This is a predicted structure of a 350-nucleotide part of an RNA (small-subunit ribosomal RNA, central domain) from an uncultured prokaryote. The full RNA is in RNAcentral, with records from ENA. Rfam family: Bacterial small subunit ribosomal RNA. Its family is annotated with ribosome and structural constituent of ribosome in the Gene Ontology.

Context: one part of a larger RNA
RNA sequence: CUGGGCGUAAAGGGCGCGUAGGCGGAUUUUCAAGUCAGAGGUGAAAGCCCAGGGUUUAACCCUGGAAUAGCCUUUGAAACUGAUGAUCUAGAGUAUGGAAGAGGGUGAGGGAAUACCCAGUGUAGAGGUGAAAUUCGUAGAUAUUGGGUAGAACACCAGUGGCGAAGGCGCUCACCUGGUCCAUUACUGACGCUGAGGCGCGAAAGCGUGGGGAGCAAACAGGAUUAGAUACCCUGGUAGUCCACGCUGUAAACGAUGUGUGCUAGCCGUUGGGGUACCUUUGUAUUUCAGUGGCGCCGCUAACGCAUUAAGCACACCGCCUGGGGAGUACGGCCGCAAGGCUAAAACUC
Numbered sequence: 001c002u003g004g005g006c007g008u009a010a011a012g013g014g015c016g017c018g019u020a021g022g023c024g025g026a027u028u029u030u031c032a033a034g035u036c037a038g039a040g041g042u043g044a045a046a047g048c049c050c051a052g053g054g055u056u057u058a059a060c061c062c063u064g065g066a067a068u069a070g071c072c073u074u075u076g077a078a079a080c081u082g083a084u085g086a087u088c089u090a091g092a093g094u095a096u097g098g099a100a101g102a103g104g105g106u107g108a109g110g111g112a113a114u115a116c117c118c119a120g121u122g123u124a125g126a127g128g129u130g131a132a133a134u135u136c137g138u139a140g141a142u143a144u145u146g147g148g149u150a151g152a153a154c155a156c157c158a159g160u161g162g163c164g165a166a167g168g169c170g171c172u173c174a175c176c177u178g179g180u181c182c183a184u185u186a187c188u189g190a191c192g193c194u195g196a197g198g199c200g201c202g203a204a205a206g207c208g209u210g211g212g213g214a215g216c217a218a219a220c221a222g223g224a225u226u227a228g229a230u231a232c233c234c235u236g237g238u239a240g241u242c243c244a245c246g247c248u249g250u251a252a253a254c255g256a257u258g259u260g261u262g263c264u265a266g267c268c269g270u271u272g273g274g275g276u277a278c279c280u281u282u283g284u285a286u287u288u289c290a291g292u293g294g295c296g297c298c299g300c301u302a303a304c305g306c307a308u309u310a311a312g313c314a315c316a317c318c319g320c321c322u323g324g325g326g327a328g329u330a331c332g333g334c335c336g337c338a339a340g341g342c343u344a345a346a347a348c349u350c
Base pairs, nucleotide, nucleotide: 004321005320006319007304008303012318014201015200016199017198021194022193023192025088026087027086028085030083031082033081034080035077036076037075038074039073040072041071042070049065050064051063052062053061054060091191092188093187094186095184096183097182098181099180103177104176105175106174107173108172109171110154114150115149116148117147118146119145120144121143125136126135162169163168206247207246208245209244210243211242215241216240220236221235222234223233258317259316260315261314262313263312266295267294268293269292270291271290272289273288274287275286276285277284278283299306300305323350324349325348332343333342334341335340
């Protein structure tokens, strides 16, 4: 390479947009590049294969035949692929009318809690734990009342509820803004799918500069526990956590399941929209799209399990795997301020 695979055995890129490329709906015209058929040429000899022959046989040698991927020329065919022209509407998109939503950004506002400060009441304890101690407190703590300041997060609602491509998103209001769904079927007329490179987004931690700092809390200190205790528990506590701008680019970035399209029993929930029927009432029943869950046939699977949200049946395109360790390491290259990231071996060994 071929072949076989990628939920859990090795293997789906963290996610999107998109370049080249690959693939691509229906009807029809023409061309004849691919394709198919005929003819001719070439395809050296030797070898291989077949039939004979020679050496006593064989190896070996000789004669003849056959075969030969492919390439070239020419004549034709036109179903399929392709090219070309025309047409269509089932894919895709636009329009119109509705709908839901923690989708994103900016600004403003709110209450509970916490901490601190001031003042009042009040007196000896408070904290904390398995038990304690470190700690705080007669310089008046804890508790309680009033006032003020600060930062961060938004109880209940809250729901295998919703939105987003993923990461993720949850107090309220306003403004700016992205996507989705349903109905109508008016318009465009294949405009589509995927996507190597590329570009963008990307939790937490971390880094740079400047702010901010209530609570929490790596590091650190002390108290306990213990044989020890560089821990678990307790008292403190700095980076950090927060904001702005810039970087980093990784995660069990998980559904451990790439994206798109079509097909293949059902039953029960739930979210958003539409239709129909009924007592139009709050509604109920039923049906149909789009999502999100539970169960369950066929089928698949090594089993577990999956099962119209497939891991079933197929197609298109991309990514990836090839025994364990060495190793996601070394070297080189690219990126980064650094930390490090991406790409990625071998010796050796079992």